[in-house]
Molecule: Purine riboswitch aptamer
Organism: Chloroflexota bacterium
């Protein structure tokens, strides 16, 4: 923001879904086994761990590192998903009018 349903039509709203926002879980972390690439690379599968918790556990960037092996490593940034909250217009800016201050 929007539908739906109930109530009201006499100053009438509630619920519920959904959109946003905000909190908590997780760090989109981490451990290990088997495949792969190789300074134009750095990847795939499959398990285990983690949440009062189901699903998910990726992607993209900058740099690092590794002088040809098997090993990656920092940092930013980007959801989803579960539960639990808030909000239904704000902000600005005009013009009038009372105040209060200078």
């Nucleotide at each position: 923001c929007u539908g739906u349903c109930c109530g009201u039509u006499u100053g009438a709203g509630g619920a519920c879904a959904c959109a946003c926002u905000c909190g908590u879980a997780u760090a989109g972390a981490c451990c290990u086994g088997g495949g792969a690439a190789u300074a134009c690379g750095g990847c795939c599968c499959a398990g285990g761990c983690g949440u009062u918790u189901c699903u998910a556990c990726c992607a993209g960037g900058c740099g690092a590192c590794c002088g040809u092996a098997a090993a990656u490593c920092g940092c930013c940034c980007g959801a989803c998903u579960a539960c639990g909250a808030g909000c239904u217009g704000a902000a600005g800016u005009g013009c009038g009018u009372c105040u209060a201050g200078g």